[in-house]
Context: one part of a larger RNA
RNA sequence: GAACGAACGCUGGCGGCGUGGAUAAGACAUGCAAGUCGAGCGAGAAUCAGUGGGUAGCAAUAUUCGCUGGUUCUAGCGGCGCAAGGGUGCGUAACACGUGGGCAAUCUGCCGUGAAGCCUGGAAUAACUCGCUGAAAGGCGAGCUAAUACCGGAUGUGAUUCCUGGAGGGCAUCCUCUGGAACUUAAAGCUGGGGACCGUAAGGCCUGGCACUUCACGAUGAGCCCGCGGCCUAUCAGCUAGUUGGUGAGGUAACGGCUCACCAAGGCUAAGACGGGUAGCUGGUCUGAGAGGACGACCAGCCACACUGGAACUGAGACACGGUCCAGACACCUACGGGUGGCAGCAGUCGAGAAUUUUUCACAAUGGGCGAAAGCCUGAUGGAGCGACGCCGCGUGGGGGAUGAAUGGCUUCGGCCCGUAAACCCCUGUCAUUUGCGAUCAAACCUUACGACCUAACACGUCGUGAGCUGAUAGUAGCGGAAGAGGAAGGGACGGCUAACUCUGUGCCAGCAGCCGCGGUAAUACAGAGGUCCCAAGCGUUGUUC
Numbered sequence: 001g002a003a004c005g006a007a008c009g010c011u012g013g014c015g016g017c018g019u020g021g022a023u024a025a026g027a028c029a030u031g032c033a034a035g036u037c038g039a040g041c042g043a044g045a046a047u048c049a050g051u052g053g054g055u056a057g058c059a060a061u062a063u064u065c066g067c068u069g070g071u072u073c074u075a076g077c078g079g080c081g082c083a084a085g086g087g088u089g090c091g092u093a094a095c096a097c098g099u100g101g102g103c104a105a106u107c108u109g110c111c112g113u114g115a116a117g118c119c120u121g122g123a124a125u126a127a128c129u130c131g132c133u134g135a136a137a138g139g140c141g142a143g144c145u146a147a148u149a150c151c152g153g154a155u156g157u158g159a160u161u162c163c164u165g166g167a168g169g170g171c172a173u174c175c176u177c178u179g180g181a182a183c184u185u186a187a188a189g190c191u192g193g194g195g196a197c198c199g200u201a202a203g204g205c206c207u208g209g210c211a212c213u214u215c216a217c218g219a220u221g222a223g224c225c226c227g228c229g230g231c232c233u234a235u236c237a238g239c240u241a242g243u244u245g246g247u248g249a250g251g252u253a254a255c256g257g258c259u260c261a262c263c264a265a266g267g268c269u270a271a272g273a274c275g276g277g278u279a280g281c282u283g284g285u286c287u288g289a290g291a292g293g294a295c296g297a298c299c300a301g302c303c304a305c306a307c308u309g310g311a312a313c314u315g316a317g318a319c320a321c322g323g324u325c326c327a328g329a330c331a332c333c334u335a336c337g338g339g340u341g342g343c344a345g346c347a348g349u350c351g352a353g354a355a356u357u358u359u360u361c362a363c364a365a366u367g368g369g370c371g372a373a374a375g376c377c378u379g380a381u382g383g384a385g386c387g388a389c390g391c392c393g394c395g396u397g398g399g400g401g402a403u404g405a406a407u408g409g410c411u412u413c414g415g416c417c418c419g420u421a422a423a424c425c426c427c428u429g430u431c432a433u434u435u436g437c438g439a440u441c442a443a444a445c446c447u448u449a450c451g452a453c454c455u456a457a458c459a460c461g462u463c464g465u466g467a468g469c470u471g472a473u474a475g476u477a478g479c480g481g482a483a484g485a486g487g488a489a490g491g492g493a494c495g496g497c498u499a500a501c502u503c504u505g506u507g508c509c510a511g512c513a514g515c516c517g518c519g520g521u522a523a524u525a526c527a528g529a530g531g532u533c534c535c536a537a538g539c540g541u542u543g544u545u546c
Stems, first nucleotide, its partner, number of pairs: 001546004006542005013394006019387002026350003030347003035080003040077002043074014087305003097229007106222002111218007119153004128143006158185002161182001163180007189210006197204002231277003238268003243265008280302004284295004307328005330341004358384001360383003366380001367378004397427004408417003431487001433482005446468008490535005495516003501530005511518002
C1' cells in the first nucleotide's frame, strides 16, 4: 500500500447492487417449511333439484321418511411424491476431492423411440357397526364391504436358466450377432365421443386419451476400480492376523477378505509405513510485476452429517433432517402404571461472545411434487424490512460581492491571518418534501371463434391464427407540476519517517508514543485554542493475510 462475512470510538443526507451467527454440531417456547390425486375404491356428512308416501291444516303451506341425480366436505384403502429442494461443516489426511481413464464386473422410477400384449377366476381387509380396556398416547376382539390393494389359472412377442449348431471380434477372464430343443415367468383398469346395425336398458360395436404388463435401445442419474495431484510432525521407525495371497462357498445390481471354511506365509516401510496434530475438497478469493504466499464467507460442483451411538424395513433410489426400531443423555405430560419430543429448514428466544437481521408479503414470475385438467402444495424462489457491513453513484448549492465589516487568533503595535470566506445582490432546483399521471417483468394454462389434420363423423383429439382471464413487489420505478438555499459535514493528523505551526497552560508532573523518542519554566511531540494538511458520509483504532 492492498484486502476483510469484521469489531470498537466519534460522526451520519439520499439511492442502486451486494452482503449479514465466523463463537456453543449449545438448549429451544410459538407459527409455518410435503403434499397431491374423487378421471383407482368403498363409506359417512352437508346441501341443491326432481319425484313418491306419511303427519298438521278446508287450502296455500309447514314438517318428516324414502328413491334418483348433481355439488362440496371429512377420515380411510390405493397410487405417485416424501432419497428432490433447503441447512450445517461435526467427522474425514480418505479414491473424500480434483483431473484423466476403465467396468468384457453393474443398476437406473418418471422421460423418449420401437415391438408385442392387456384373457379368466378367487379369498380378504381398512373405513363402518358393536363390545372390552387405558388418565392419556393408544390397544384388543366380533361382524360387514370395495378397488389400479392382494392371490390363483391361461397365453408367451419376448426375457431367464440350461443344452446344442454357425459367423464375427477382442488386452485377458471372454464379448457380440444369428439358428434349434427344453424349463420358469406378465398384466388393471379409468375416461371422452359416436353414424349405421344388435339390444327394453346397461352395453355390444367403432374411434380417441391416460394408465398397466413383457422386452430392446436411448437419455438421465447412480455404484465400483485404477494412474497422477494437493497439510504439519522422525522429540512417531518399525507396522500388520482377515493381516497378504490361493482354493471353495455365501452375499451383492456388480468385482473384491465384502463374509466364512481350509491351505500357504505373506503384505507395507526412509520415494516416510505406523502413530500424533490440524483440516471438509474443488472451481476460485486476497495479495504480488511475476514466481510465490495465505485463505476456501457469498455463488457453483462433489462429499459428510441431521440430539448421541447402533440397526435394518419400504422402495428404482435411503441405511432416510421434519420415517421406523433399540440403547443413552436431556426436556415435557402423567391418574406414577406409562407416554411424548428433536430448528445444522424459515422467522424467532435464551445462552456464550468484540460481534451478525423481520416470529414480514406472495405463489404474479422461475422451478419442483401430485393431477387428464381446473387447480392444490411449495419459509425453494421472487419481493419487501433492519444494519454505512462493503462497493459504486449523487448531494449538502452556483455566479457576483472589499469599507478587505465584526468576533476570534497572532503581533516587531506598524499591522497580519481567518478571507470572497460572511453579510448583501442575482440565479439554479439534483436529492429530500408535497402534488398529479403511471409502468416492464405476462406469456402460457384455460374459455371461446375460425382454419388445417385425423376420422364413417359437421364428435373427441392434435396443430395454427385471433379475442378474453392472471402482478406479491406497487400507486413502487419512471415522468410532469409546486415551493424554497431552504432539510443535509464530519473524522483524524500537524517533531522525523509524513503533507501540515503558532500562542497559552503544565513543569520528568499530568500525560503522549507505530519506531526513534517527547515532558525536569520559553514543549511546533502533553492539554486547550487559532491556523494548516489529508480523507470525506465517512474518518480513525484494533485484529488478520499478502